[in-house]
Record summary: Guanidine-I riboswitch aptamer from Paenibacillus abyssi, 138 nucleotides, folded computationally. Rfam family: Guanidine-I riboswitch aptamer. From the family's description: This family represents a conserved RNA structure found upstream of the ykkC and yxkD genes in Bacillus subtilis and related genes in other bacteria. Its family is annotated with regulation of gene expression in the Gene Ontology. Taxonomically the source falls in Paenibacillus (Bacteria, Bacillota, Bacilli, Caryophanales). The coordinates come from a structure-prediction model, not an experiment, and the mean pLDDT is 79. RNAcentral holds the sequence, with entries from Rfam.

RNA sequence: GAAAAAGCUGUCUAGGGUUCCGUUGACUUUCCGGAUCGCAUUCGGGUAAGGUCAAGCUGGUCCAAGAGACGGCGUACAGAGCUAUUCAAGCGAUUGAGCAGCUUCUGUAUAACACGGAAGGAUAAAAGCCUGGGAGAU
Numbered sequence: 001g002a003a004a005a006a007g008c009u010g011u012c013u014a015g016g017g018u019u020c021c022g023u024u025g026a027c028u029u030u031c032c033g034g035a036u037c038g039c040a041u042u043c044g045g046g047u048a049a050g051g052u053c054a055a056g057c058u059g060g061u062c063c064a065a066g067a068g069a070c071g072g073c074g075u076a077c078a079g080a081g082c083u084a085u086u087c088a089a090g091c092g093a094u095u096g097a098g099c100a101g102c103u104u105c106u107g108u109a110u111a112a113c114a115c116g117g118a119a120g121g122a123u124a125a126a127a128g129c130c131u132g133g134g135a136g137a138u
Stems, first nucleotide, its partner, number of pairs: 007073006015063002020060002022057001023055008031045005074110007081102003085098005113133001115136001120130002
């Protein structure tokens, strides 16, 4: 910028793993004591602080449903309002009817139905995410 109308999107949830935080564990450094003439080395202790590794681990961050929840926008329909136009009545103001339009407002609807792999993809990684109201099934 365009499109879409079982449309798009926000906040969440079922669920998900492990980037980061945190938790737990192990090791290690700073610290204390001993051995040693002393350095180095070694043994023991260990509140606290730091570092490395591991573990999805009750969590936070993060991802998250077509067939989950609540909203918003859009869309559709109806009404009102406004503008313009046509016809009829009327001396006229105006009234009634029809058609069209809208950066306007309000309301209703956006439903009902929906069993569903495997393989693959992204992200740190995985998933009801994407593929996908797919392939299939009925």